[in-house]
RNA sequence: GAGCUUAUAACUCAGUGGUAGAGUGUACGCCUGAUAAGCGUAUGGUCAGUCGUUCAAUUCGAUUUAAGCUUA
Repeated sequence: GAGCUUAUAACUCAGUGGUAGAGUGUACGCCUGAUAAGCGUAUGGUCAGUCGUUCAAUUCGAUUUAAGCUUA
């Protein structure tokens, strides 16, 4: 230099055009003589940025940024 992959909650990851979710975590409560474990509730997102396509975009296209892989 060329090609490819990835970017979604504090962390690990789902979500193939129609209101964005799970587990872990955190806070509170229940339970216990008291812890741990267990149970319940709550908390937490401009879906990396910009532009475009569409009635409608996390999802499709272009580009930028960051990380990774392959190759000369």